[in-house]
Context: one part of a larger RNA
Formats: sequence, C1' cells, structure tokens
RNA sequence: GGACGAACGCUGGCGGCGCGCCUAACACAUGCAAGUCGAACGGAGAUAUUUUGUUUGAAGUUUUCGGAUGGAAGACGGAAUAUCUUAGUGGCGAACGGGUGAGUAACACGUGAGCAACCUGCCUUUCAGAGGGGGACAACAUUUGGAAACGAAUGCUAAUACCGCAUAAGACCACAGGGCCGCAUGGCCGAGGGGUCAAAGGAGCAAUCCGCUGAAAGAUGGGCUCGCGUCCGAUUAGGUAGUUGGUGGGGUAACGGCUCACCAAGCCGACGAUCGGUAGCCGGACUGAGAGGUUGAACGGCCACAUUGGGACUGAGACACGGCCCAGACUCCUACGGGAGGCAGCAGUGGGGGAUAUUGCACAAUGGGGGAAACCCUGAUGCAGCGACGCCGCGUGGAGGAAGAAGGUCUUCGGAUUAUAAACUCCUGUCCGAGGGGACGAUAAUGACGGUACCCUUGGAGGAAGCACCGGCUAACUACGUGCCAGCAGCCGCGGUAAAACGUAGGGUGCGAGCGUUGUCC
Repeated sequence: GGACGAACGCUGGCGGCGCGCCUAACACAUGCAAGUCGAACGGAGAUAUUUUGUUUGAAGUUUUCGGAUGGAAGACGGAAUAUCUUAGUGGCGAACGGGUGAGUAACACGUGAGCAACCUGCCUUUCAGAGGGGGACAACAUUUGGAAACGAAUGCUAAUACCGCAUAAGACCACAGGGCCGCAUGGCCGAGGGGUCAAAGGAGCAAUCCGCUGAAAGAUGGGCUCGCGUCCGAUUAGGUAGUUGGUGGGGUAACGGCUCACCAAGCCGACGAUCGGUAGCCGGACUGAGAGGUUGAACGGCCACAUUGGGACUGAGACACGGCCCAGACUCCUACGGGAGGCAGCAGUGGGGGAUAUUGCACAAUGGGGGAAACCCUGAUGCAGCGACGCCGCGUGGAGGAAGAAGGUCUUCGGAUUAUAAACUCCUGUCCGAGGGGACGAUAAUGACGGUACCCUUGGAGGAAGCACCGGCUAACUACGUGCCAGCAGCCGCGGUAAAACGUAGGGUGCGAGCGUUGUCC
C1' cells in the first nucleotide's frame, strides 16, 4: 500500500447493486416451511332439481250453515340425478428443494482412467400384451379399555389395494450345444427342447386420451475400483488377528474379509507406518511484477451431519432434518398407570459474544411436487423491511462580488491572516416538498414488488459535512496553558518555565458521507 462476512470511536443527505451469528453443531415459546389426486375406491355430509310416502290443509265451489268438496303452499321421511366438500383405502411425491460444517487426513475431495463386477422411478424410442377368477382389510356400525396419547373385540364393504389361474417371449433358471471375439476371471450373437414369472383400470356419446404388464435400447441420476495430488509433529518407531492371502458357504444391484468356517503366515513401515494435533475438499478469493504466500464468507460442484449413539423398515432411490424402533441426556403433560418433543428450514426468543436483521408481502415471475385439467401446495424463489457492512454513483449549490466589512487569531501595533470566504446581486433545480400521469417485468388472462421506477407541472438555496493529522519518517505552525506533572507515542522519542511532539485556540494539510483506531492476511 492492498484486502475484509469485520468490530469500536466521532459523524451521517440520497440512490443502485451486493452482503449480514465468523462465538454456543447452546437451549428453544409461537406461527409457517410437503403435499396433491373424487378422472383409482367404498362411504359420509351439504345444496339444487325431479319423484314418492305420511301429515297439516289456504283460495275457490257448494251448503239444509252441521258440513262436504277442493287441493295450493308448508313440515317430516324415502328414492333418483347433478354439483360441491371430504375423514379413510389407494397412487405419486415426501431421498428434491432449504440448513449447517460437528465429524472426517479419508478414494472425503480434485484430476485422469476403469467396471468383461453394477442399479436407475418419472422421461424418450421400439416390440409384444392386458383373458378369467378369488379372499380380505380400513372407512362404517355396535360393544368396550384409557386422564390422555392411543387402542381392543365383533360384524359389513369397494378399488388402479392384495392373491391364485391362464397366456409367455429375444426375460430368468438349469440342460445340451454352433459361430465370432477378447482384457485374466471371460464377453457377444443365433438356433433346440424343458422349467419359472405379467397385467388395471379411469374419463368421454364417441373418436380418443390418461394410465397398466413383460422385454430391448437411450437419456438422466447413482454405486464400486484404481493412478496421481492433498496440513503439522520423530520430544510419536514400530504397527496389525479378520490382521495378509487362499478354499468354500452366506450376503449385496455389484466386486471384495463385506461376513462366516477351515487352512497358510502373512501385510504395512525412515520413500515416515502407527500414534497425536489441526482441518470439510474444490472451482475460486485476497495479495504479489511473478514465483509464491494466505484463504475456502457469499455464488457453483462434491462430501458429511440433522439433540447424542445404534438399528433396520418402506421404497427405483434413505439406513431418511420437519418417518419408525431402541438406548442416553434434556424439556413438557399426567388422573402417577403412562405419554409428548427435537429450528444446523423461514422468521423469532433466551444465552454466549466486540459483533451480525423482520415473529413482513406474494406465489405475479422462475423453478419444484401432485393433478387430464381447472387448480392446490411451495419461508425454494421473487420482493419489501432493518444495518454507511462493502462497492459504485450523486448531492450539500453556480456565477459575479474589495468598503479587502464585522468578529476571531497573531503582531515588531505599522500590519498580517481567516478571505471572494461572508454579506449583497443575478441564476440553477441534482436532491427535496406538493400536485398530476404512470410502466417494462406478462406472447390472451394473471403484478407481491407498487402508485415503485420514470415523466410532467409547481415551490424554494431552501433540509444535507465531517473525521483524522500538522517533531522526523510524512503533506501541514503559531499563540496560550502545563512544568519529567498532566499527558503523547507505530518507531525514533517528546514533557524537569518561552514545548511547532502534552491540552486548548487560531491557522493549515489529507481524505470526504465518511474519517480514524483495533484485529487478521499478503
């Protein structure tokens, strides 16, 4: 000198774009953050229309005044149709998106290869198919346990829920077995007979559309293996028993001590094993002429974690932040028998700290989930609020103006300086106030932002300058006060009676909505 997710002191007008718990991966009140589909299904409820049953029974007609007839309208109930709502069954999603960096020195990451050892829902392409049955369980009803959370029993029922049967291929399994190829185990392509395995419907008048099943391929996403690279300590020198290898069994989507039984005795290590400390890694960022050094906030990629530890279930995908089970700690409820919870999601609270924001608006845009769609959900996201935290831009007026005014300061008392600075004159309108118009972002509709940006009219210099420094380094000097005191200080060093170094004032220098100080890196 540059840089910063900064903090502190003094000061502070506006706008744009960014950024904002670096500390306690400390504890959390409250609200929201993952739902959706009634065009998969049976119910339940509401409304409307039609129809029907029961009941009441107006006007009118008639009357011997007792009544008779007449049937409008209403109430209750049943049925049908249509529309809407939806607890439950079912499907898809919830494994994405969002957060954090605790752990991890590791194939975690980066880079380059490999898988003849693998998986892949939704999507795309292609081929083939969807025949015929069955039994349940929720909901519901009844009974019942419990303070609650939540159950239990009996009975009924639907489906794109579940289960057989048929069909069966180029799928899978074993048998026999031809050709081609290679990279060690081997791989690929025909043909043969045998065995095994599939399906679901919905909407529509229909056409058709959306789905379903098997197979092949693609795309996407993942899994695994390897070469190289990846901090400090030798005041850490030996480490290792599933350890190293083999055979066999198991397991996995898949290779593999991944796991188990048996066998052998190996394997790693001064080219630093092991142990200890520290740390998420990278693209990048800062600095530097570069080499290098430092760093990993924000944005993007990967990884790991979700109160601590362990475990599996479901599923194409998890060993799953807002799922389950167990154990621990903590908090809460309780009728003491037992239950509930997990902000390192967005806000917000307490605490810690030098220090870091609103319990905001909207799904209008972009994107995501569900749905045929309408649409619903979305604290992702888009915006707004707060903060000079940073970068950038603009303003706080412009021109003229010497009686060189007053005041201040210094003075050799002559004057000098503040100083064209002010006053004063003439202007201007960035910004600001008021009024009016008013977007782009939205291809037809739809705008949170927002009556915002922007434009026009009008008003008025009005509302907008500070901070640090002035001994040398280092740009900038005098006076007074103080008297080795009070104090200053980055280094050298100032201060003990004329201090340009302390304090104040005048003046000056530098930067400027900032200026200094502290911390850290180069």

Record summary
This is a predicted structure of a 522-nucleotide part of an RNA (small-subunit ribosomal RNA, 5' domain) from an uncultured bacterium. RNAcentral holds the full RNA, with entries from ENA, Greengenes and SILVA. The coordinates come from a structure-prediction model, not an experiment, and the mean pLDDT is 84. Rfam family: Bacterial small subunit ribosomal RNA.